[in-house]
RNA sequence: AGAGUUUGAUCCUGGCUCAGGAUGACCUUUAGCUACAGGCUUAACACAUGCAAGUCGAGGGGCAGCAUGCAGGUAGCUUGCUAUCUGUGAUGGCGACCGGCGCACGGGUGAGUAACGCGUAUCCAACCUUCCCCGUAGUAGGGCACAGCCCGGCGAAAGUCGGAUUAAUUCCCUAUGUUCUUGACAGCAGACAUCUAACGUCAAGCAAAGAUUCAUCGCUAUGGGAUGGGGAUGCGUCUGAUUAGGUUGUCGGCGGGGUAACGGCCCACCGAGCCUGCGAUCAGUAGGGGUUCUGAGAGGAAGGUCCCCCACAUUGGAACUGAGACACGGUCCAAACUCCUACGGGAGGCAGCAGUGAGGAAUAUUGGUCAAUGGAGGCAACUCUGAACCAGCCAAGUAGCGUGCAGGACGACGGCCCUAUGGGUUGUAAACUGCUUUUAUAAGGGGAUAAAGAAUGCCACGUGUGGUGUUUUGCAUGUACCUUAUGAAUAAGGACCGGCUAAUUCCGUGCCAGCAGCCGCGGUAAUACGGGGGAUGCGAGCGUUAUCCGGAUUCAUUGGGUUUAAAGGGUGCGUAGGCUGUGCGUCAAGUCGGGGGUGAAAUUCCGGUGCUCAACACCGGGGCUGCCCUUGAUACUGUCGCGCUGGAGUGCGGAUGCCGCCGGAGGAAUGAGUGGUGUAGCGGUGAAAUGCUUAGAUAUCACUCAGAACACCGAUUGCGAAGGCAUCUCACAAAUCCGUGAUUGACGCUGAGGCACGAAAGUGUGGGGAUCAAACAGGAUUAGAUACCCUAGUAGUCCACACUGUAAACGAUGAUAACUCGCUGUCGGCGAUACACAGUCGGUGGCCAAGCGAAAGCGAUAAGUUAUCCACCUGGGGAGUACGACCGCAAGGUUGAAACUCAAAGGAAUUGACGGGGGCCCGCACAAGCGGAGGAACAUGUGGUUUAAUUCGAUGAUACGCGAGGAACCUUACCCGGGCUCGAACGGCAAGUGAACGACACAGAGAUGUGAAGGUCCUUCGGGACACUUGUCGAGGUGCUGCAUGGUUGUCGUCAGCUCGUGCCGUGAGGUGUCGGCUUAAGUGCCAUAACGAGCGCAACCCUUGCCAUUAGUUACCAGCAUGUAAUGAUGGGGACUCUAGUGGGACUGCCACCGUAAGGUGUGAGGAGGGGGGGGAUGACGUCAAAUCAGCACGGCCCUUACGUCCGGGGCGACACACGUGUUACAAUGGUGGGUACAGAGGGCAGCUACCUGGUGACAGGAUGCAAAUCUCGAAAACCCAUCUCAGUUCGGAUCGGAGUCUGCAACUCGACUCCGUGAAGUUGGAUUCGCUAGUAAUCGCGCAUCAGCCAUGGCGCGGUGAAUACGUUCCCGGGCCUUGUACACACCGCCCGUCA
Repeated sequence: AGAGUUUGAUCCUGGCUCAGGAUGACCUUUAGCUACAGGCUUAACACAUGCAAGUCGAGGGGCAGCAUGCAGGUAGCUUGCUAUCUGUGAUGGCGACCGGCGCACGGGUGAGUAACGCGUAUCCAACCUUCCCCGUAGUAGGGCACAGCCCGGCGAAAGUCGGAUUAAUUCCCUAUGUUCUUGACAGCAGACAUCUAACGUCAAGCAAAGAUUCAUCGCUAUGGGAUGGGGAUGCGUCUGAUUAGGUUGUCGGCGGGGUAACGGCCCACCGAGCCUGCGAUCAGUAGGGGUUCUGAGAGGAAGGUCCCCCACAUUGGAACUGAGACACGGUCCAAACUCCUACGGGAGGCAGCAGUGAGGAAUAUUGGUCAAUGGAGGCAACUCUGAACCAGCCAAGUAGCGUGCAGGACGACGGCCCUAUGGGUUGUAAACUGCUUUUAUAAGGGGAUAAAGAAUGCCACGUGUGGUGUUUUGCAUGUACCUUAUGAAUAAGGACCGGCUAAUUCCGUGCCAGCAGCCGCGGUAAUACGGGGGAUGCGAGCGUUAUCCGGAUUCAUUGGGUUUAAAGGGUGCGUAGGCUGUGCGUCAAGUCGGGGGUGAAAUUCCGGUGCUCAACACCGGGGCUGCCCUUGAUACUGUCGCGCUGGAGUGCGGAUGCCGCCGGAGGAAUGAGUGGUGUAGCGGUGAAAUGCUUAGAUAUCACUCAGAACACCGAUUGCGAAGGCAUCUCACAAAUCCGUGAUUGACGCUGAGGCACGAAAGUGUGGGGAUCAAACAGGAUUAGAUACCCUAGUAGUCCACACUGUAAACGAUGAUAACUCGCUGUCGGCGAUACACAGUCGGUGGCCAAGCGAAAGCGAUAAGUUAUCCACCUGGGGAGUACGACCGCAAGGUUGAAACUCAAAGGAAUUGACGGGGGCCCGCACAAGCGGAGGAACAUGUGGUUUAAUUCGAUGAUACGCGAGGAACCUUACCCGGGCUCGAACGGCAAGUGAACGACACAGAGAUGUGAAGGUCCUUCGGGACACUUGUCGAGGUGCUGCAUGGUUGUCGUCAGCUCGUGCCGUGAGGUGUCGGCUUAAGUGCCAUAACGAGCGCAACCCUUGCCAUUAGUUACCAGCAUGUAAUGAUGGGGACUCUAGUGGGACUGCCACCGUAAGGUGUGAGGAGGGGGGGGAUGACGUCAAAUCAGCACGGCCCUUACGUCCGGGGCGACACACGUGUUACAAUGGUGGGUACAGAGGGCAGCUACCUGGUGACAGGAUGCAAAUCUCGAAAACCCAUCUCAGUUCGGAUCGGAGUCUGCAACUCGACUCCGUGAAGUUGGAUUCGCUAGUAAUCGCGCAUCAGCCAUGGCGCGGUGAAUACGUUCCCGGGCCUUGUACACACCGCCCGUCA
């Protein structure tokens, strides 16, 4: 000293929470010792028992009890002793009694009290004070009683009554009386005084007690002192205004009474005052202070222990005694409660010390001693003392000590973890070796606190002090402390480990159990739950809880704010209050300096000293920030006085305006009335309907009426305090501005309460009522439509008077004054008058400097810098609600909470995303076209259903002829059944057996099992290779998790984007660059530019195709030459051409014209095979979808192990009411059928392709030849020609079914393809909707290949043949890019969120 938490991120505002300290603490858990301090915070609840206040015989009468003495008796007897009894107050003493002093202190508690109760300061000329100290004077004489004792009575008791007798330091009378009290006279002095009063005189009144051991102690009166008390006053002392008025002895006076004393303290009379917004009264709460805790301080909170004061003593009241009480352990009365009782009456008061019950989370022993300190009494000894000093209990606090120290392994065992032959950690920790002995146990020593006090003797001085000798006094305690012995011996825990906050791993659990101070963890890999290991921070404690301060500048005096976060009153006038220009003088209240008094001690701080240290205690200092008195200073504030003119006002002159109010006037529009013209509609809407209209509407013309509002001008214009104010005009009244500097001379500013004004709506009464128009009605819209739209329409809108008193009453910005760069409009004056120009005063606008601000922004009209005053705010919700009060006719307004609940609510700005926001642009996106899908049948995939199983995955675009580029068995993962368990395959080790291998036969569905002819390996003789059996270590799993992963892939999207470095801007998130203009297919380029560069993407480089050249010609080619055939590059030959396949060239807006700064664009341009990216392909940025895949592969974790592994037979993946996707074939004449005749490219081929021949209608079969290929072979169809069919369910269409076959293959039943014959279904161009395509494209025609024994291929991938139409254009749909704007969204509009119901 800060931190966490609002957001995707940021800054701010703002609350909540945490880290610190503290406690009379509680609870959980653990516990060795010592010292010091502490211990009913709750029931001021009730209390058993014991103790807590007595003492004095040197005041007295006495003598019950005890002891002694004396006298007498009795017993034992040792003739003087013991025991016992009686008598005797004679002695020591002493119960009860009279008397004196004390009991008013000490001790407890905090109920009451908001008060002169407390604190502080001052005062009493308005007072008292036992005991104590000093002084003065005295202590004479006499008397009457009452206790006790005795006698008697009553009562259960407590107690009480009567009689007789009696003492005193009890009481009374008389005397004296310094003084004292009262009265009178006189009176220094106090400034004066009717007040006080020294000193003096006179009159009246008032005292006493004795005791004794002869030392003394007492008694009386009085003066003074000291101590203790009483009273008065200033200042300070909690909360509430949702408590605003209170008071009748109340306030004052005169006179009395009362008191120690003042006083309405009390009383009679007289007057009507007194307190209060600077908070009276009322209500609630509370003992106050020194101090304690916290805090940097200022403050805030508290008042336990200790000290001071107060109050109280079961509750309430009262007095008595006394120096002192209205009395804790006194009295009386009343009340409640408890106890005793013989029922008639009595007794009691722990908030003293212990202790008990109760209450409570919670607080101790019915201890010891008067040794010390202190108190009462006493001459004293001494007695009493639960005050006090000690001890006991309690981790309840603070401080100190210990539980060992050193050595000891490249590190034991065990535990835990890991990438696991091994390593890490626990950990020098242990074991082990050496050492020490605080503490513990045992034994011994040890007397500080007492150098005091008491008694007594002596001495000194001289009369109570000191010294000294002797005797005596210790509870705690045989304690502290010291010594010796023994032996590591007797002694460690609790909390926490996600962030805040120091410290992490494994297992278990699986939004369960649980944790949590805040944020938040837990839904199968939890560092947050529970346990184990480890770590961290404390430590005889550790944590939880509660409370206080701090952090919180989060009530802000120090030290906050109010445009938008909470917060400026709607506006003005103005009372109190606060503040107030300038010069001179005055006083000295505030202020400042000096001095004095006080501020108790303890406490805190500093320096020392003493307990072994420390805590603790003691000594000294400082401080106690305060109050009072006194003395000085006079700048500032203030008082008073005299001035000034700058603030403010007044006068005079001029100007301005939708300022206000009263009356009059005007035209347009609207509606209505009457009449005319005129005829079928009008009106209204997105479209309609309700409505009006043939009884004549709407429209139009004329006249008339009514009410309301004032077009254009008109504007960031003007005026007003605000609300607000607009036709013209008379009257009245107000304001502002300018000029002048005549006049007053601070007269000012602000303004709690108060008063006034205050839009619209609303209310009351009376008018008025054209328009518009809540409510209501109807028509529409809609799922509904109590709305938006339409038709009507009442209050109201207007006027007068009265009320209401609120608005986003906003500039969301209180008023006043001063100061602080510029630029540019405009309104009213002045100057100047000149259509210029600059100046000045007052308004009203825009942009900006400095500065301010969280930022947006404000910026002389401040949200800047200052001053004064007022108002208001303190997290969100609850709530501007409830209750109360006030106001109102009502509606309602003003004032204005709490319980409860949340961890946020909020402001500004940023980046995205989104918008049925905007701008620009692109894409077969739309449009323009061509052809399809959706209807039919079939094929195929999917869903669903079914099933023993119909294995699994893929599911909007981006799943559905997808994984699968070949499911009859196999595949195969699924189902049924039958088998195996080192296992179907492989490796290592150990043991045993046997060569391995096995034709063949039998059983079986097969796997498999059984039998068995045969076979007889190599060798160094140890064994080896191989096979089998047994055991073991590795297996195996298409089981789960694609949300643990790698790799790969889809999609946005071949869209043009995505970023970085440095610099700059911003508090920051971020921005800039990447924006703007032009251009491009493109973030492609150019220009501009606080940016300059760069990277990944784009483009290019790569492949292919189109042209040319060159090189090379075999299996390709054949122009010229030659040979030959029925014919053919068939042959010689050629290297021209085509072609093949290598290398080059070519295209770059290069040229021309136009446009453009440039980049670039345009052109039936030239040239060219090709022209502006020539066509096609490969190539996929940062990222998004927890997208897909654990079943292609790999891999973490989990799961199975005679099974979830593996082998075999059969079945299934091919099911079928149905739904969807993708395709094929069609519905026909641009066609079908029959016949004839051409032309490709790219590929494949030896378990293959097959020419050719033969057979078969055919699939194909049987022969045969060539070719591992530019050589042989597989091979086109549409097209074209001829013929036929003639619009029909057909010579269209071919599904389905029947029959007969071919081929592949162990095997075509489930479940293959093909051929032939026959059968001949639906279907006549397809609803809503929807798909593809911009040129060699669509459409159409066939061919090939992969997989493959065969094939369910109509699929996929390629190849060529024929070969179109259309694009005006970008408004709209979809998707995308850039800029901008709004946002309460950020899981990002499939968002957020409101209400009702559950």
Source information:
Predicted 3D model of a 1398-nucleotide RNA (small-subunit ribosomal RNA) from an uncultured bacterium.